[in-house]
RNA sequence: AGAGUUUGAUCCUGGCUCAGGAUGAACGCUGGCGGCAUGCCUAAAACAUGCAAGUCGAACGUGAUCUAGCGAAAGAUUUAUCUUAGCUAGUGAAAGUGGCGGACGGGUGAGUAACACGUAAACAAUCUGCCUUGAGCAGGGGGAUAGCUCCGGGAAACUGGAAAUAAUACCGCAUAAGACCACACUAUCGCAUGAUAGAGGGGUAAAAACUUUUGUGGCUCAAGAGGAGUUCGCGUCUGAUUAGCUAGUUGGUGGGGUAACGGCCUACCAAGGCGACGAUCAGUAGCCGGCCUGAGAGGGUGGACGGCCACACUGGAACUGAGAACGGUCCAGACUCCUACGGGAGGCAGCAGUUGGGAAUAUUGCACAAUGGGGGAAACCCUGAUGCAGCAAUGCCGCGUGAAGGAUGAAGGUUUUCGGACUGUAAACUUCUAUCGAUGGGGAAGAAAGAAAUGACGGUACCCAGGUAAGAAGCCCCGGCUAACUAUGUGCCAGCAGCCGCGGUAAUACAUAGGGGGCAAGCGUUAUCCGGAAUUACUGGGUGUAAAGGGUGCGUAGGCGGUUAGAUAAGUCAGAUGUGAAAACCCAUUGCUCAACGAUGGGAAUGCAUUUGAAACUGUUUGACUAGAGUAUGGGAGAGGUAAGUGGAAUUCCUAGUGUAGCGGUAAAAUGCGUAGAUAUUAGGAAGAACACCAGUGGCGAAGGCGACUUACUGGACCAAAACUGACGCUGAGGCACGAAAGCGUGGGGAGCAAACAGGAUUAGAUACCCUGGUAGUCCACUGCUGUAAACGAUGAAUACUAGGUGUUGGGUUCUUAAGAGCUCAGUGCCGCAGCUAACGCAAUAAGUAUUCCACCUGGGAAGUACGAUCGCAAGAUUGAAACUCAAAGGAAUUGACGGGGGCCCGCACAAGCGGUGGAGCAUGUGGUUUAAUUCGAAGCAACGCGAAGAACCUUACCAAAACUUGACAUCGUACUGAAUAUCUUCUAAUAGAGAUAGGCCCGUAAGGGACAGUAUAGACAGGUGGUGCAUGGUUGUCGUCAGCUCGUGUCGUGAGAUGUUGGGUUAAGUCCCGCAACGAGCGCAACCCUUAUCUUUAGUAGCCAUCAUUCAGUUGGGCACUCUAGAGAGACUGCCGUGGAUAACACGGAGGAAGGUGGGGAUGACGUCAAAUCAUCAUGCCCCUUAUGUUUUGGGCUACACACGUGCUACAAUGGCUGUUACAAAGAGAAGCAACCCCGCGAGGGUGAGCAAAACUCAAAAAAGCAGUCUCAGUUCGGAUUGUAGUCUGCAACUCGACUACAUGAAGCUGGAAUCGCUAGUAAUCUCGGAUCAGCAUGCCGAGGUGAAUACGUUCCCGGGCCUUGUACACACCGCCCGUCACACCAUGGGAGCUUGGGGCACCCGAAGCCGACGAACUCGUCGAAGGUGAAACAAGUGACUGGGGUGAAGUCGCAACAAGGUAGCCGUAUCGGAAGGU
Repeated sequence: AGAGUUUGAUCCUGGCUCAGGAUGAACGCUGGCGGCAUGCCUAAAACAUGCAAGUCGAACGUGAUCUAGCGAAAGAUUUAUCUUAGCUAGUGAAAGUGGCGGACGGGUGAGUAACACGUAAACAAUCUGCCUUGAGCAGGGGGAUAGCUCCGGGAAACUGGAAAUAAUACCGCAUAAGACCACACUAUCGCAUGAUAGAGGGGUAAAAACUUUUGUGGCUCAAGAGGAGUUCGCGUCUGAUUAGCUAGUUGGUGGGGUAACGGCCUACCAAGGCGACGAUCAGUAGCCGGCCUGAGAGGGUGGACGGCCACACUGGAACUGAGAACGGUCCAGACUCCUACGGGAGGCAGCAGUUGGGAAUAUUGCACAAUGGGGGAAACCCUGAUGCAGCAAUGCCGCGUGAAGGAUGAAGGUUUUCGGACUGUAAACUUCUAUCGAUGGGGAAGAAAGAAAUGACGGUACCCAGGUAAGAAGCCCCGGCUAACUAUGUGCCAGCAGCCGCGGUAAUACAUAGGGGGCAAGCGUUAUCCGGAAUUACUGGGUGUAAAGGGUGCGUAGGCGGUUAGAUAAGUCAGAUGUGAAAACCCAUUGCUCAACGAUGGGAAUGCAUUUGAAACUGUUUGACUAGAGUAUGGGAGAGGUAAGUGGAAUUCCUAGUGUAGCGGUAAAAUGCGUAGAUAUUAGGAAGAACACCAGUGGCGAAGGCGACUUACUGGACCAAAACUGACGCUGAGGCACGAAAGCGUGGGGAGCAAACAGGAUUAGAUACCCUGGUAGUCCACUGCUGUAAACGAUGAAUACUAGGUGUUGGGUUCUUAAGAGCUCAGUGCCGCAGCUAACGCAAUAAGUAUUCCACCUGGGAAGUACGAUCGCAAGAUUGAAACUCAAAGGAAUUGACGGGGGCCCGCACAAGCGGUGGAGCAUGUGGUUUAAUUCGAAGCAACGCGAAGAACCUUACCAAAACUUGACAUCGUACUGAAUAUCUUCUAAUAGAGAUAGGCCCGUAAGGGACAGUAUAGACAGGUGGUGCAUGGUUGUCGUCAGCUCGUGUCGUGAGAUGUUGGGUUAAGUCCCGCAACGAGCGCAACCCUUAUCUUUAGUAGCCAUCAUUCAGUUGGGCACUCUAGAGAGACUGCCGUGGAUAACACGGAGGAAGGUGGGGAUGACGUCAAAUCAUCAUGCCCCUUAUGUUUUGGGCUACACACGUGCUACAAUGGCUGUUACAAAGAGAAGCAACCCCGCGAGGGUGAGCAAAACUCAAAAAAGCAGUCUCAGUUCGGAUUGUAGUCUGCAACUCGACUACAUGAAGCUGGAAUCGCUAGUAAUCUCGGAUCAGCAUGCCGAGGUGAAUACGUUCCCGGGCCUUGUACACACCGCCCGUCACACCAUGGGAGCUUGGGGCACCCGAAGCCGACGAACUCGUCGAAGGUGAAACAAGUGACUGGGGUGAAGUCGCAACAAGGUAGCCGUAUCGGAAGGU
């Protein structure tokens, strides 16, 4: 000192949470020793038992007992003793009178918001026992009474009567230095009442003795010390949803009372007193020194220790006393106990202890040895004060649980990539030591001393000795914050969690283990307080948009206030004095071995009071000034206000004319109006409301607001000049006034418009948007009411200062012929510097720099709600919470994405065309259905003639049946046999099985070994087209061959980011040019590659043939010119010209050229998106199966069939079909092959087999086309499905289930609804040919050539894409987000007929004890008076059928209100309507 958490990311605001410290603590786990502290925070609940206040015989009368002596008498007897009574002397228990003390010490915090406490003062308004000092005294009498005795009452507690008695008990009298009381006087002093001193005479009041030779006491007066009482300044919690309170109340006079002042009490008189500077009321609370925290200022707290106060079962009261009641008295009440039922007793908030309550707090201990207290002359007695001990890790402090060496890095455990790594010098083992504990021995100080005696603690602290590592470590944590990581289990389960958040099969976050981190006799958790939190901001915050400026003005109190001189000294500053108790805190020193703890000294104690000074500033006061403010004078501007009057245009209505079938309205319609004459048009009239153009970020007003013209009345501002006043000012809590629209009341008015309402549309619905109507209302009056708005500049008022530029309104002034320019005051706009700001932005009209005053804010929701109060006719307004709930809500800006936002551009995207699909039949794929199985995958574009370039068996993964289990396949062990291998027979449904024949490997010591194969056997393992493409690799699709995607450095920005990449042009292109805080670069584009189009050259066979020869024939000779083939080159680059463009890029046109602006085509696919596809191509993690989910075999299935969809083929015909005939290709393939010629068959094909591993031979016929003929518009000579018969071919095998052929059969179909697809040139369309797969099977796929069009004005619209911009509440990104009702569950809360309880006040009744009073011999009575009773009202709390809204919940229901122009822009106030959001 900070950190985590709102976002995709950023900055800010703002809350929540954490890390620190503390505790009279408690709980969980654990626990060795000692020292010092601390220990009922709850029930001020109730208490058994014991103890906690007594003492004095030197105040007094008695006196049990005991001792000694004497001893009359009596008794017993051994005549001397014993016993008893008595006397004397001593001892002295117990009770009593008397004195002092029980008012201290000890406990507790209920009450108390108060002079209770703290601090500083006052008493001239007071008292004071014991103690100290000083002064002065004590003479002489009297009458009682307790104890005791006797007689009684009562269970007891207790008590009555009689007789006697003492005192330091009580009472007169005497004396009075001094005291006190009243009277009148003088001096001095005091803030006042007055005080002090002195003199005068008058009056009043004293005393106690005891002991013994020394003392102790008694009375009066004065002083002191200590103590107490009273008064007062200042300080001392929360609530205004408590605003008025008060009758002894405030004051006075007389009287009473008190130690003393005083309404303290009383009689009379007056009507005061307190309060916004918070009275009264309500709630809470003992106050302080201090303690905790904090940098401090503060905040919290008041346990132990110390000071004060209050209380003693609850309430009241007095007595005694110097002083008043915890262990005194009286009364009442509640409770407990005793009782003989008549009556009595008691008070632990003293120390222990018990019960109860509670999360929770100790021994019925020892001692008066020390310190202190009471009594006493003293000895001494008493002392649960105190000193000690016991219990408790409750806290603080200290110590220990060993130290050194010790690697083979043991074992075990964990983990592993199987190599190892970690635990870990840790252990074992060796050597050493002994603090603590245990044992034995010694042994204090505390004691004052001065001879002795005297220690609870305690045989304690401390010291010594012997001996053993033996007896002594746990708790929490390990995702981030926050130090510390792996394995296994679990599988949104169990659980964790302080916040963020973990857990849905690879969890460093749960549980366990290993390891690690932290602290340590403790460690964690919980609770509370401060801190962090500048998150209530005095130090030290804010209010344009985050929470927050009052709607506006006037103005009261209050706060603040211009220049100058003097005075004063309240504030302010300085010095001194007093006080601020001790303890505590800080510093130094010091004592316990250290520390905690303690001792001594100093500091501090920020405060208050008194006093002496200073005089700048503030205040007060006196005088002066004019710059603030105001007045007077002269001007001009203005929708400023109020009232009255006037005007024209328009709308509607009425009347009349013309005129005829429509009008009106909408996206389109309909409702509506109109043949009873509308709309339209003309003329006349009526009514109400509003004032076009001018009109302007122009004007006026405090704001709301104000707009035709005229008149009257009236408010304010501005300018000029500087005559007057002389700070008269600013702000402004309460208060008063004004205050849009809507709304309310009463009465008018009502043309148009128009909530509600009605109808028509739209729609799934449409309580809406649109249309036709239409009522309140809109208008006027009342100085009517309401008092709110997004009443906004979301910006309170005032003053001063701080660069500029440019408009505009009103006024003044200077220059100028004028236009105009300069200066200046007051307004009103825009741009912009400094500065400020989170940013946006503000910027002389501040959100800058300063000052003054007011208002307001402190997380979101609940909620501007509830309750209460005030106002209002009502609607409602103002004031204004809490429980509960969330970890966010929010502001500004950024990048994307999106928009039923905008701009620009592109694409067979549309348009313009051509041909299709969708209708038919068939083929094929898919869905669905079916099935034992119809294996699996692919699913909008981007699944569906797709994986599959070819399912009869095989394939094959599916089904049925059968068979095998180290296995069909791989590697390894042992044993036996045999080469391997090939052929044949048999059996089975088939694999399997059995048999036979052929064949004979390498080394070799001739035993054997090796390789290979088979059999048997054991286990490691094999195997899986089983699951997960959401665990993966690889591969692929798609946007898209779209033109984009990025980086380095620099610059800008607090930052995310921006710039570059945007802009102006241009391009197919982020292609290029220009400009520019950017300059460069990379992946893409283009080019490089292949092919095709032209030419040259090289080469000339298997190709070609112009010339020469030859032939049926390029057949042959010959040739390589041509074609062609295949190598190398050339060619095209906007290179040239012109025009446009910016002298650019480029575009257009032209020339040349085979080809012209990328010549055509292909290959080539950026960063990324879709958890896109694929675990069934392959590979692979994890999971699963292991006599089966593996392997093998036969048969079946993948080919099913009511139906739906996709993709195709063939057609529907005459641009055609059929028959005949004649031409012209390219590219391919071929040995388990292509197969010619020839023969046979109508044909598929068969037989034969030349040639060819191919520029050679073969497939191979190209077809459309051409020519000729026929058909003549029909279900046909179109079309060919379907079916029958007979065949061919392939193959082990064509039944399920192949292709083809011939003959026969001859279905639907006559150009195809909504909708939809392809194509821009050698393209579409059309026509054939070939290939892969393949035994066979092609309408599919991949290629080849032939014939060969039409159209494109153009970019408004649909779809997709790119760039820029804009809005956003989206970021899983519009398939987004999100609102309200309803239904269900839970939670807290408001209202509520009431009910219950509590405390306090008021009124009345009753009235104990007691003081006072009356009367008095006594009884008795009166005022006041606790408790009790009754009543009315208020307050607070609890509860309550029912009811209201609110909050939270898993994927419920209805709609879709908001966010994009959110599909009707949204929002605010008000009114009204509606299931709801909401509509108007």
Molecule: small-subunit ribosomal RNA
Organism: metagenome